[in-house]
RNA sequence: AGUAUAUUUCAGCAAAACUUCCGAAAGGAAGCGACGCAAAGCUAGAGGGUCUAAGGGCGGCAAACCGCCUAUGACAGCCAGUUGCCCCG
Numbered sequence: 001a002g003u004a005u006a007u008u009u010c011a012g013c014a015a016a017a018c019u020u021c022c023g024a025a026a027g028g029a030a031g032c033g034a035c036g037c038a039a040a041g042c043u044a045g046a047g048g049g050u051c052u053a054a055g056g057g058c059g060g061c062a063a064a065c066c067g068c069c070u071a072u073g074a075c076a077g078c079c080a081g082u083u084g085c086c087c088c089g
Stems, first nucleotide, its partner, number of pairs: 012037002018031005035077001041082003047079002049075003055070006
């Protein structure tokens, strides 16, 4: 790598889009829907990383407005930590 035979399972989760709601946003919840996933279960207080910038700070400029910085906000279907199922040994 190919062929043959035997056995287990034949279940689970649910991307994007769309609709409604929450949120400043990232994003989240529900419905619908399947792109995929052997952990696409849980954990954001084990640890990294990423996203957003309401509020705050600084600057342009006196203002409107704009830009930059910053989580206390968010993401685990980014890495990861942790628990579990099946088969073989």
Molecule: c-di-GMP-I riboswitch aptamer
Organism: Peptococcaceae bacterium